[in-house]
RNA sequence: UCGGCAAGUUGGAUGAUUACUCCUAAUCAAUAGAUUGGGAGAGGAAAGUCCGAGCUCUUCUGGGCAAAGUGCUGGGUAACACCCAGGCGAGGUAACUCGAUGGAAAGUGCCACAGAAACAUACCGCCACUCUGCAUUGUAGAGAGGUAAGGUUGAAAUCGGGAGGUAAGAGCUCCCGGCUGAAUAUGGUGACAUAUCAGUGGGUAAACCCCACUUGGAGCAAGGCCGAAUAAGGAAUAUAGGUGCCCAGCCUGUUCCGGGUAGGCCGCAUGAGACUCUAAGUAAUUAGAGUCCAAGAUAGAUAAUCAUCGCCUUAAUAACGUUCGGGAAGAAGCAUUUGUGUAAACCGUUCAAGUAAGGUACAGAACUCGGCUUAUAGACUCGCCGGCCCA
Numbered sequence: 001u002c003g004g005c006a007a008g009u010u011g012g013a014u015g016a017u018u019a020c021u022c023c024u025a026a027u028c029a030a031u032a033g034a035u036u037g038g039g040a041g042a043g044g045a046a047a048g049u050c051c052g053a054g055c056u057c058u059u060c061u062g063g064g065c066a067a068a069g070u071g072c073u074g075g076g077u078a079a080c081a082c083c084c085a086g087g088c089g090a091g092g093u094a095a096c097u098c099g100a101u102g103g104a105a106a107g108u109g110c111c112a113c114a115g116a117a118a119c120a121u122a123c124c125g126c127c128a129c130u131c132u133g134c135a136u137u138g139u140a141g142a143g144a145g146g147u148a149a150g151g152u153u154g155a156a157a158u159c160g161g162g163a164g165g166u167a168a169g170a171g172c173u174c175c176c177g178g179c180u181g182a183a184u185a186u187g188g189u190g191a192c193a194u195a196u197c198a199g200u201g202g203g204u205a206a207a208c209c210c211c212a213c214u215u216g217g218a219g220c221a222a223g224g225c226c227g228a229a230u231a232a233g234g235a236a237u238a239u240a241g242g243u244g245c246c247c248a249g250c251c252u253g254u255u256c257c258g259g260g261u262a263g264g265c266c267g268c269a270u271g272a273g274a275c276u277c278u279a280a281g282u283a284a285u286u287a288g289a290g291u292c293c294a295a296g297a298u299a300g301a302u303a304a305u306c307a308u309c310g311c312c313u314u315a316a317u318a319a320c321g322u323u324c325g326g327g328a329a330g331a332a333g334c335a336u337u338u339g340u341g342u343a344a345a346c347c348g349u350u351c352a353a354g355u356a357a358g359g360u361a362c363a364g365a366a367c368u369c370g371g372c373u374u375a376u377a378g379a380c381u382c383g384c385c386g387g388c389c390c391a
Stems, first nucleotide, its partner, number of pairs: 001387005007381004012309007020041009043362001047373002050371005055219004060249006067215005072086005087101001088099004102210002107208002109204003123151002125147003129143006159177006178200004183196005223266004233257005240252002273292008310360006321351001324348003333340002
């Protein structure tokens, strides 16, 4: 300097004028209100609604079956399918990224087409034996044997290569490799790794299944209070009754249909809270100390206008300067037998204050948190990998 990988912060500022919502103080008024003063007022994702919870309601408790979810190991957390650190595998030169990452030795399935054959194999081929024919030691056909060395098909055909051996071959034996191991030893908390030994047809569980762990349901339109209105209602049933089913215990009368309910208040924001520092830890995070309180609407506020800046893009020109190339080479000069040594004007070119125009990302709370996923113009900071150049 160019390209790449991985994180963090920010993503507008100031002033004036005019509004909107909430909290609070005072005064006036007397349902709800008005005036004045003070304070506050959209996010890193508020989005998706994909997970986990807090909270509220629902008679609960125990057992069984089903259903759903998760799925390597260890740690973190209120919890999680999240986060951190590792293992194994895949991609990449690497930094790094990704993984639907338990079990095929419990069982059942599936592996199309091709091919003789895909839980198993003799189609071609090779070998030697018997019989027949022809020829003299050979050859053709048939029979019954041996053979997975060679060949066809395919993603895959009794693991691959070499040597020996054999009638011909074959893990039959040996050497070197691959795969499996519920065999042993060592290391590790563990997933696993290494070595020896044993064996040697596979794949598939994002097929059914097995194993381990987790899970009641509904949701702020939850749920309460005040007030008001309506139908003196109807039907079923001692069974039924949380929202999968069955059993047991416990509690209570219960369930369904139809009609009515202008409206107001609470829930409603102090939290598994935020920030800073210290200590422990590889880290996620944990503990302690200090400081802070930062929207609460209900058809839904948190804004509008003007001006000046910031940042980005484009265009022309280009101040003072500036990068590179030429000028300009071992010139000149200096020193002394061979060393040292560097410039200006000028020409081209790069950047650049300023000027003009345009733009300023993704995008709006509605019970609250912890995550994940998706969208995001730009600006700044830190670390790492690779290429090139210089010293």

The prediction has a mean pLDDT of 77.
Predicted 3D model of a 391-nucleotide RNA (Bacterial RNase P class A) from an uncultured Chloroflexota bacterium.
The sequence was found by an Rfam model in a public genome assembly.
Rfam family: Bacterial RNase P class A. By type it is a ribozyme.
Of the family's consensus pairs, 93% are formed in the model.